This is a predicted structure of a 1380-nucleotide RNA (small-subunit ribosomal RNA) from a metagenome.

[in-house]
């Protein structure tokens, strides 16, 4: 320190993942050995068992044992159980940090100073009696003491009214000592008080009656409503009271560059708590974990009467739980009680056990070892990789094991660890390696198996028959006694930003404004010293972090010193700057005085033009509407028109990116009443300013209340079109309402999507309003103010913004934090209602989004093209055949092709063959290829059996090439084996070729240059052409593949050549037949000619374009090959290659037969017709390509339309289907299933419905002829040429294209994206008639134990009294407070 994920692809905005640290951790698979460390995070849930706090006899009696020393028991008494040890429920608190503070205690300790005298009563234990199951008691009597009481005394001390008062002790002992009483002082620990600090909700906004204070009183060690009587009405709170929720704080621990986030285990300080609630009482401390009473609830014992108990101490059980250890040892240490000691006690604590929980250290051997061994896996079959890695040789022994010794921890003694840590010896490589990953992130690939299955996944995604992603194997990666997973937290995330975002469009400026707190605020002077700043004190435990050392072989651990603990407090100092406090300034803000512009407001009035109605009058059949019609109005008189007359609303021109107002918003005129602004003069106030949460006002339309008014328009409504349907758009009606007053509503794309002020920071230009100068008298220039365009710097993710900032800054406000769920749900506040506001969660995705680019598309918009349309001709679609198809059928009807761009297509020709198919009969190294031991000759003929393959027989024959004479080569048989063979499957693994789109004019590179970038430019723009042709203009200049053009043919024509080809003249035949000749057609090689060259015109002087001349052709002359980047996962695996898969007596091969030719029916493509521009007979040639092995000679060779006659309008002398029948040809074979012909039959069909095709000149049309393929078979199909037309105004429309622009939420690209409602299942969540916990507050009623208060007749040892009796106390009683 970053990646991954939105898109075709960028840049941004933003979210979700990911790598790293950590851990009481748990789960999965694995575990050698040592140290050090941690180990119920959940039920503060219930506990069986032991064991955790005694101790003293040198206080004291009694008792037991002992012969005595002496032990030992229960009590009385003292000092300890308030420490040590557990836990984290509670508590948001002066509880916990820090820091300070005063009105307080402090047993044991320590210093000091004093002082310890004399009496007296009891009570237990004992002893008796006596209740009880028991726990535990009750009477009566005895007794001692460092228990208890009095009395002396009184340096101190305490209490006073200041006169005085009050108050102590304890002894034990042979010495020494050890105690005890008052007192003062220290240490030490405790209590109490403040300042700051210390979680989240405002969908918790008021909260509080002892409540804030005060005087008396009480009470407490103390201070104080801590209690109480009175008295005052305070207190606390937006700097967040109260209320909920959550949380023991804290030193520190994780994490992180740090600021910060999180956590609060172990250690250590502090709090709280001890089954739940309450309470006191001992005491120096407690309101007490291992005491005590009540009360609850739970356990357990019980004789039923009535009792016990508290493991959140150590271990242990149950139980919860994903999870957390033994009912171990020991006082030896070091501490702690309680003793004068000895010494006892001690689950404090020191060791051991159990756990890979954790961090640290070791070990699993080390050196040689290439046939690179075997085996595993991969494979181009050559090898390669596992791999020096095994095994072999050679050593070593850490550590675990085995034997012998054997410490420190203890200073004299006393070791539980423990025969431990260690030392020395032995033996033998021996006992000791795993997990997870391997598509990108993120280090590391192959093979097989799987086939959208079975899985896998942190996030993007993998898997639908070639998975580096599923599952296995091999090899690699990491890490190591571990290694993954899940969880949690901190980083990454600048993703809440204080360091360190942001809001025109991505989420974000409150609809506007005035204004409360409250933030921040000019120029100068002077004081202060709150904030700043500098030094100095104190304090921040220790531990921990870090830094230098030391000690365990070393490391974690430990020990030592330092530094640090950024914080608090407090002394001193400084005066800049910020804050007070004083006096002053004028530049900011305000005034004031003169001027001006305005749809600026509210309020009476007034005014035309238009509509509508109403009354009259003329007039007569329509009118209105509409894309076209109707609904509707009208002969009871409409529309149109003219004249009165009503009423209501809006206010044409002028009118303007002109004014105006703070936003909404404001438009006829004129009065009145007013707000705010601008300018100029500059003489007055003197910081009076800016913002502004909350508030408070205004606020378009629609809507609501009330009462008016309603002329036009017009939601709901009706009706009539329109459509498949029309609850719409369109039309005729039409009610709320729009309009008035009042009052309510508070929202709008209420928008410049731009909060409000204030400062700075080039400019041009147009406008509205003031003012000022110059003068040329209407003009130019300067100035303030406002409102607009463009545009630097600059800023922006771009897009735009640019002195009216979105620029550089200050100040204040409001808002944003993924997208959906939602501005929705609850709950609150406002509303007469609609509704507004304020505002969430569950659950859900992995993106939503902004700008911009390239495409693609549009029932966008320009411009162009094309047999697109149109304008013509002449077919398809109807009949009958011919074919292909699809469907059926069938043992098979083998397979491919499916819009255009599959159907007379693969097939340029299925009877057998072809032939892939179907039924049968065979064959298995095969019909074919290679290698092959061996043998032979090859080859030909004949006979039988068979449908044939095949099978059995015989026979002829010794062949060819080279030869170094051994052989070799071709040929033919041939065993094992290897391998052949496949029209089996995949064209969505592929090459090749092919279709299209389209002969469409387009596709792009290289440098520059512009853009953050995807990309732009270039290719766009003005012409202009079939053309991205070509010119002119450009931040472009060049170049490529397309285009032309090079090629072929065809129109003229020159030369060469003249046979088979040709005849003008010569001669000759029946014939160019033949002499002769090449002039002429031809013929076939090779030039020539057409380029917008000339001319005119027109264009920009260009490139063109129009026209003309001249030519056989004239603007590309006609045709043909020739097909750019690229689409269509277009076709083909059956033309051929070819990966993978599959078949191997079959999915190979051979052969008869069949089928491919089937037929209810549907479509495609054509042939011949329906007639007379015909039909039939005749006569006639000079057609042109092609073939025939060679052939300009011979052949195919009869060209057909055409020329003449004859039929005369009909199912015909039209049509030729169908069938009969006879012949021919080819061929092994014409039955399935050929073709041709001659007689004989003589079918639909009388120009074909929606709908469609093709085609622009030698073309349609229409006439024949040839040729492939072919024994045989042409309407098919590829060429040949004769006859030879019609029409193009024109680009509005349909199709397809090209190019430029536009918009887009589309990129699988409109056959796209998308929304909604419905059905059925789940999920989460609101509402619900109710219904049931839990919490907590208000009133109210009960009132345990307790302590206080008041009383105390009953009882009563000490003191007084001689007695009575009193003082005291005690039971008991009443009373307020109070848990449950």
């Nucleotide at each position: 320190a970053g990646a991954g994920u939105u898109u075709g692809a960028u840049c941004c905005u933003g979210g979700c993942u990911c790598a790293g640290g950590a851990c009481g951790a748990a789960c999965g698979c694995u575990g050698g050995c040592g140290g050090c460390a941690g180990g119920c995070u959940u039920a503060a849930c219930a506990c069986a068992u032991g064991c955790a706090a005694g101790u003293c006899g040198a206080g004291c009696g009694c008792c037991c044992c002992g012969c005595a020393a002496g032990g030992g028991g229960a009590g009385c008494g003292g000092c300890a159980g308030a420490c040590g040890g557990g836990u984290g429920a509670g508590u948001a608190a002066c509880g916990c940090g820090u820091g300070g503070g005063a009105a307080c205690g402090u047993g044991c300790c320590c210093u000091u100073c004093g002082g310890u005298a004399c009496g007296g009563a009891a009570c237990a234990a004992c002893a008796g009696u006596u209740a009880g199951a028991a726990a535990u008691g009750a009477c009566u009597g005895c007794u001692a003491a460092u228990a208890c009481c009095g009395u002396a005394u009184a340096c101190g001390a305490c209490c006073u009214c200041c006169g005085g008062g009050u108050g102590a002790a304890a002894g034990a002992u042979u010495u020494a000592u050890c105690g005890c009483c008052g007192a003062a002082g220290g240490a030490u620990c405790g209590g109490c008080c403040c300042g700051c600090g210390u979680u989240a909700g405002a969908u918790u906004a008021g909260g509080u009656a002892g409540u804030u204070g005060g005087u008396g009183g009480g009470g407490u060690a103390a201070a104080g409503g801590c209690c109480u009587a009175c008295c005052a009405a305070g207190c606390c709170u937006a700097c967040g009271a109260u209320c909920u929720a959550u949380a023991g704080c804290u030193g520190u621990u994780c994490u992180g560059a740090g600021a910060g986030g999180a956590a609060g285990a172990u250690c250590a300080g502090c709090c709280a708590c001890a089954c739940u609630g309450g309470g006191a009482c001992u005491g120096g401390g407690a309101c007490a974990c291992g005491g005590c009473c009540c009360a609850g609830a739970c356990u357990c014992c019980u004789a039923c009467g009535g009792g016990a108990g508290g493991c959140a101490g150590c271990a242990g059980u149950g139980g919860g739980g994903a999870a957390u250890a033994u009912u171990g040892g020991a006082c030896a240490a070091u501490g702690g009680g309680c003793g004068a000691a000895a010494g006892c006690c001690u689950g404090a604590u020191c060791c051991a056990g159990c756990c890979a929980u954790g961090c640290c250290g070791c070990g699993u051997g080390g050196a040689u070892g290439a046939a690179g061994a075997a085996g595993g896996c991969c494979c181009u079959a050559g090898g390669g990789u596992u791999g020096u890695a095994a095994a072999g040789u050679c050593c070593u022994u850490u550590c675990a094991c085995c034997g012998c010794c054997g410490a420190g921890g203890a200073u004299a003694a006393u070791g539980a660890c423990g025969g431990u840590a260690g030392g020395c010896g032995g033996a033998g490589a021996a006992g000791a390696a795993g997990c997870c990953c391997c598509g990108g992130c993120u280090a590391a690939u192959u093979u097989c198996g799987u086939g959208c299955c079975a899985g896998c996944a942190g996030c993007c995604g993998c898997g639908g028959u070639a998975a580096u992603a599923c599952g296995a194997a091999a090899g690699g990666g990491g890490c190591u006694a571990g290694c993954g997973u899940u969880g949690u937290u901190c980083g990454g995330a600048a993703u809440u930003a204080c360091u360190g975002g942001g809001c025109g469009u991505a989420a974000a400026g409150c609809g506007c404004a005035c204004g409360u707190a409250g933030g921040c605020g000019g120029c100068a002077u002077g004081c202060u010293a709150a904030g700043u700043u500098g030094g100095g004190g104190g304090u921040g435990a220790a531990a921990u972090c870090c830094c230098g050392g030391a000690g365990c072989u070393c490391a974690a651990c430990u020990c030592c010193g330092g530094a640090a603990c950024u914080g608090c407090c407090u002394c001193c100092a400084a005066g800049a700057c910020u804050g007070g406090c004083a006096a002053g300034c004028u530049c900011g803000a305000g005034g004031a005085u003169g001027u001006g512009a305005g749809a600026g407001g509210a309020u009476a009035g007034u005014g035309g033009a238009a509509u509508u109605c109403c009354g009259a009058g003329u007039g007569u059949a329509g009118a209105g509407g509409u894309g076209a019609a109707a609904u509707u109005c009208g002969u009871a008189g409409a529309u149109a028109u003219u004249c009165g007359g009503a009423a209501g609303a809006a206010c044409a021109c002028c009118g303007g990116u002109g004014g105006c107002g703070a936003a909404g918003g404001c438009g006829a005129c004129u009065g009145u009443c007013u707000g705010g602004c601008a300018c100029a003069u500059u003489u007055c106030u003197g910081a009076c300013g800016c913002u502004g949460a909350g508030g408070u006002g205004c606020g378009a339309a629609a809507g609501c209340g009330u009462g008016g008014g309603g002329a036009g328009c017009a939601a709901a409504c009706a009706g009539g079109a329109u459509u498949a349907g029309a609850u719409a758009c369109c039309c005729u009606g039409g009610u709320a309402g729009u309009c008035c007053a009042c009052g309510c509503c508070g929202u709008a794309a209420a928008c410049g999507a731009u909060g409000a002020g204030g400062g700075c920071u080039a400019g041009u230009u147009g406008u509205c309003g003031g003012c000022a100068a110059g003068c040329a008298u209407g003009c130019u220039u300067g100035u303030c103010g406002g409102u607009g365009a463009c545009g630097c710097a600059g800023c922006u993710a771009a897009c735009g913004c640019a002195u009216u900032a979105a620029g550089c800054c200050c100040u204040c406000c409001g808002c944003c934090u993924g997208g959906g769920g939602a501005g929705u749900a609850c709950g609150g506040u406002c509303g007469c209602a609609a509704g507004a506001u304020u505002a969430a969660a569950a659950c859900u995705c992995a993106a939503a989004g902004g700008a911009a680019u390239u495409g693609a598309c549009g029932g966008g918009g320009g411009c162009c093209c094309g047999c697109a349309c149109a304008a013509g001709c002449g077919g398809u679609g109807g009949a009958g055949c011919a074919u292909g198809u699809g469907g059926u059928u069938u043992a098979a009807u083998u397979c491919g092709a499916a819009g255009c761009a599959a159907c007379g297509c693969g097939a340029a020709g299925a009877a057998c063959c072809u032939u892939a198919c179907c039924a049968g009969c065979c064959c298995u190294u095969g019909a074919c290829a290679u290698u092959g031991a061996u043998g032979g000759g090859a080859u030909c003929c004949c006979c039988g059996a068979g449908a044939g393959a095949u099978c059995g027989g015989g026979g002829a024959g010794u062949a060819c090439u080279c030869u170094u004479c051994g052989g070799a080569g071709a040929c033919c048989a041939g065993a094992a084996a290897a391998c052949a063979g496949g029209u089996g499957u995949u064209g969505c693994a592929u090459g090749g070729c092919u279709g299209u789109c389209g002969u469409c004019a387009g596709c792009u590179c290289g440098u520059g240059u512009c853009g953050u970038g995807a990309g732009a430019u270039g290719u766009u723009g003005g012409g202009u052409u079939a053309a991205g042709u070509c010119c002119c203009g450009c931040a472009a200049c060049g170049a490529g593949c397309g285009c032309a053009a090079c090629c072929c043919u065809u129109g003229c024509u020159g030369u060469u050549a003249g046979u088979u080809g040709c005849c003008a003249g010569c001669a000759u035949u029946a014939a160019g037949u033949u002499g002769g000749g090449c002039a002429c057609u031809c013929u076939a090689a090779u030039g020539g000619g057409a380029c917008u060259g000339c001319c005119g015109g027109u264009g920009a002087u260009a490139a063109g374009c129009c026209g003309g001349a001249g030519g056989a052709a004239g603007g590309u002359g006609g045709g043909g090959a020739c097909g750019a980047c690229g689409u269509c996962a277009a076709g083909u695996c059956a033309u051929c290659a070819u990966g993978g898969c599959c078949c191997u007596u079959a999915c190979g091969g051979g052969c008869u037969g069949g089928g491919c030719u089937a037929c209810a029916c549907a479509c495609g493509u054509g042939c011949u017709a329906c007639a007379a521009u015909g039909g039939c007979g005749a006569c006639c040639a000079u057609a042109g390509u092609g073939g025939g092995a060679u052939a300009a000679u011979c052949c195919c060779u009869a060209a057909a339309a055409g020329u003449c006659g004859u039929c005369u309008c009909a199912g015909u002398u039209c049509g030729g289907a169908u069938u009969g029948u006879c012949u021919g040809c080819u061929g092994c074979a014409a039955c399935u299933c050929g073709c041709a012909g001659g007689c004989a039959u003589g079918a639909a069909g009388u120009u074909g419905g929606a709908a469609u095709c093709g085609c622009u000149a030698g073309u349609a049309a229409u006439c024949g002829c040839a040729g492939g393929u072919c024994a045989g078979c042409a309407u098919a199909c590829u060429g040949c040429g004769g006859u030879g037309a019609a029409u193009a105004c024109g680009u509005u429309c349909c199709c397809g294209g090209g190019c430029c622009u536009u918009g887009u939420a589309c990129a699988c690209a409109c056959c796209g994206c998308c929304c909604g409602u419905c059905a059925c299942a789940c999920c989460a969540u609101g509402g619900g008639a109710g219904u049931u916990g839990g919490u907590u507050c208000u009133a109210c009623c009960c009132g345990a134990a307790g302590g206080c208060g008041c009383u105390g007749c009953g009882c009563u040892a000490a003191c007084c009294g001689c007695a009575a009796g009193g003082a005291g106390g005690c039971a008991g009683g009443c009373g307020a407070c109070c848990a449950c």

The RNAcentral record of the sequence draws on SILVA.
Its mean pLDDT, the model's own confidence on a scale to 100, is 85.
It matches the Rfam family "Bacterial small subunit ribosomal RNA".